Two RNAs folded together computationally: RNase P RNA and transfer RNA, 478 nucleotides in total. The coordinates come from a structure-prediction model, not an experiment, and the mean pLDDT is 76. It holds a member of the Rfam family "Bacterial RNase P class A". It is annotated as a ribozyme.
C1' cells in the first nucleotide's frame, strides 16, 4: 500500500428571499377573564420518527384469598422500573492452524454460531427405502465345531439346519468406538485405551470443571406438536381519561288562554273573530240580518338536564439530555455542575437562487472545466429495547498479503 | 393513531397430533349428436405470499418482511 472480518460513530455545510406551525415582547382594533390584525425576536423531525414485535410509565374499569384455565419465557450469575433486552461466565457445535496418539480420539490458539430445563410422568411420532425402526432384525455375506450327500491325496465341493450383528447394502438414524487377544466364523467373550453413566473428593455463589474408584454399556432421537416442572403476567388502551359547553328532546315553575265530550296536542259538536261568495232589507250604496266556504280562537318566559357539533386539559421537567469525577472486567450505578431543546389536530417543519463539500462519467493546456447524482425515510401520550430499510464517509481492533527498514 | 384477522390451481375453498397437497366450477382432448348444450371418460394446470430458522423431513412449528381485509371517535 491492497484485501477481508468484527465493533463504534456521523449521516451534508453556509448565505439570501418568500411561506407554514408554536411560544414570547411591545403596539393597534373590538362585542375585553379574551379574540383578531400586522410587526419584531426565539424555537421547529430521526437514527431509524418505520414495523407495532416485546417491556414499562400513565389513565380508566375490575378486584377477599387461593387454585384451575390461557399466554409468554427457560444453562448460570448479574444489570434494570421492567423485558423475549443488555453485560459477564459455562456447556455444545462448526471452520482454520498447530501438537500428541498405530487408531478411536484428545489437547492448545484464533474466529464464528448457539430458543441451551425435562424423553424411566403421560399420550405419541419416525413417511419412503430397507430383512429389521425400538427391551429390533438374518436380505447379501461369513462359518468343516455339528447333520446329510458326493468325490477322496483326513482336504475340497453341494444342500439344509444352526450359529454369527465383523463386512456389504437401505436410511436422517441400525442398540458404543479403536487396537489387540480370542473363535469354526463372530461377539464386551476377554484386555488396554477412547467415549458414556454412577458414586465420592476437591475447586467455583452457580452453571460447571478436575481427579479417583466402580459399571461391561444397561439409559438411542424428536418437546421450535401436545405435555411435565419452574418463573412471570388482572382487562383495555391517549380514539385511555377529565373539564367547559351552542342547539334539540325531556322535566319543573311562573304567567297567559272560549266551552263540552276521560285529552290545551287527534277528532267531533256548539260559540266568537276575519275574509270571500250567495241572498234579503233600508231615503242614505254603505251598513244591517241570514246562509255557505276558507282561515283563526295560544302561547311566552325562567330553571334543570344528558353531553352531540365544537373548544380546553391530558401534552412534554423527563426511569430524559450534555460534561466531569468515583466504583465496577462490563452492562450499569452514584455524586457534582449545566442547559430547557418541536408540539400539529385533516395534521406545521416547505420552496427558490447562489457558493462550498462528497461520489460517478467525459474532456483537459494537469491549473481545472462540463454534465449527472447526493440515500433510507418523516414526529402525534411518553420512555427502555428488538427487528427491518439505508447513498456516502470517519475511527478502533484482529487476520491475510505485498514492499521497505 | 390504536386493535384484530387472512394469503393454497384461472375463480371459490378444504387439508391436525409435521410424512408424495386435494374438491367444485373453469380450460384442453375424446366419445355421444346432423350440430350445439347437457352427460360420460381422460388430461394438464401449484415457488402453498416472500425470506430465514427448528427438524431426517415444514402448507402445518418459530422469527422477520410484503400485500389485503375488518373493527374502535
Nucleotide at each position: 500500500g491492497g484485501g477481508g472480518c468484527g465493533g463504534g460513530c456521523c449521516g451534508g455545510g453556509g448565505c439570501g428571499c418568500c411561506g407554514c406551525c408554536g411560544c414570547g415582547g411591545a403596539g393597534c382594533g373590538c362585542a375585553u377573564a379574551g379574540c383578531g390584525c400586522g410587526u419584531c425576536g426565539c424555537g421547529g423531525a430521526g437514527g431509524a420518527a418505520a414495523g407495532u414485535c416485546c417491556g414499562g410509565g400513565c389513565u380508566c374499569g375490575a378486584u377477599a384469598g387461593a387454585a384451575u384455565g390461557c399466554g409468554a419465557c427457560g444453562c448460570c450469575g448479574g444489570c434494570u422500573a421492567a423485558c423475549a433486552g443488555c453485560c459477564g461466565g459455562g456447556g455444545g457445535c462448526g471452520c482454520u492452524u498447530c501438537c500428541g496418539g498405530c487408531g478411536a480420539c484428545g489437547g492448545a490458539a484464533g474466529c464464528g454460531c448457539u430458543a441451551c430445563a425435562g424423553a424411566c410422568a403421560g399420550c405419541g411420532c419416525a413417511a419412503c427405502a430397507g430383512a429389521a425402526a425400538g427391551u429390533a432384525a438374518a436380505c447379501c455375506g461369513c462359518u468343516a465345531g455339528c447333520c446329510u450327500c458326493c468325490u477322496u491325496u483326513u482336504a475340497g465341493g453341494a444342500g439344509g439346519g444352526a450359529g454369527u450383528a465383523a463386512g456389504g447394502g437401505u436410511g436422517a438414524a441400525a442398540g458404543g468406538g479403536u487396537g489387540g487377544g480370542g473363535u469354526a466364523a463372530g461377539a464386551g467373550c476377554c484386555c488396554a485405551c477412547c467415549g458414556c453413566g454412577u458414586u465420592c473428593a476437591c475447586g467455583g455463589c452457580a452453571a460447571c470443571g478436575u481427579g479417583a474408584a466402580c459399571g461391561g454399556c444397561a439409559c438411542g432421537g424428536c418437546a421450535a406438536a401436545c405435555c411435565u416442572c419452574g418463573u412471570c403476567g388482572c382487562g383495555a388502551g391517549c380514539a385511555a381519561g377529565g373539564c367547559c359547553g351552542a342547539g334539540c328532546a325531556a322535566u319543573g315553575g311562573a304567567u297567559a288562554u272560549g266551552c263540552g265530550c276521560u285529552a290545551u296536542u287527534c277528532g267531533c259538536g256548539c260559540c266568537c273573530c276575519u275574509u270571500u261568495c250567495a241572498u234579503g232589507g233600508c231615503c242614505u250604496c254603505g251598513c244591517c240580518g241570514u246562509g255557505a266556504a276558507a282561515g283563526g280562537g295560544c302561547g311566552u318566559c325562567c330553571a334543570u338536564g344528558g353531553g352531540u357539533u365544537g373548544g380546553c386539559c391530558g401534552c412534554g421537567u423527563g426511569a430524559g439530555c450534555c460534561g466531569c469525577g468515583a466504583u465496577g472486567c462490563g452492562a450499569a450505578u452514584c455524586g457534582c455542575g449545566g442547559a430547557c431543546a418541536a408540539g400539529a389536530u385533516g395534521g406545521a417543519u416547505g420552496g427558490c437562487g447562489c457558493c462550498c463539500g462528497c461520489c460517478g462519467c467525459g474532456c483537459u493546456u494537469c491549473g481545472g472545466c462540463g454534465c449527472g447524482g447526493u440515500a433510507c425515510a418523516g414526529a402525534a401520550c411518553c420512555c427502555g429495547g428488538c427487528u427491518u430499510a439505508c447513498a456516502g464517509g470517519c475511527c478502533c481492533g484482529c487476520c491475510c498479503u505485498u514492499u521497505u527498514u | 393513531g390504536c386493535c384484530g384477522a387472512a394469503a393454497u390451481a384461472g375463480c371459490u375453498c378444504a387439508c391436525u397430533u409435521g410424512g408424495c397437497a386435494g374438491a367444485g366450477c373453469g380450460g384442453c382432448g375424446c366419445a355421444c349428436u346432423c350440430g350445439u348444450a347437457a352427460u360420460g371418460c381422460g388430461c394438464a394446470g401449484g415457488u402453498a405470499c416472500c425470506g430465514a430458522g427448528u427438524u431426517c423431513g415444514a402448507u402445518u412449528c418459530u422469527c422477520g418482511g410484503u400485500u389485503u381485509c375488518g373493527g374502535c371517535u